RNA sequence: AGGAGUAGUUCAGUGGUAGAACAUCUCGUUGCCAACGAGAAGGUCGCGGGUUCGAUCCCCGUCUCCUG
Repeated sequence: AGGAGUAGUUCAGUGGUAGAACAUCUCGUUGCCAACGAGAAGGUCGCGGGUUCGAUCCCCGUCUCCUG
C1' cells in the first nucleotide's frame, strides 16, 4: 500500500426488516445404519463513530488475518 472479517464451517448479499450449501436437532421412509424427503434451531454483519427517513452496503477511525 492492497485485500479479507456476515450462522459451527465455506461463502453470497452494490441503501429498504440478512440468505444458501454443508454441519446440528426433530419427523417421515428402512428390520438397523447410510442415503433421500420434510421441517426447526442457530446472526449485536470484527469494534466505535459519522452521513441518511433508513447502513452488511457509503465515509472516518480502530483491531485481527493474508499478500507485497

This is a predicted structure of a 68-nucleotide RNA (transfer RNA) from a marine eukaryotic metagenome. The RNAcentral record of the sequence draws on MGnify. The coordinates come from a structure-prediction model, not an experiment, and the mean pLDDT is 84. It matches the Rfam family "tRNA". By type it is a transfer RNA. Gene Ontology term of the family: triplet codon-amino acid adaptor activity.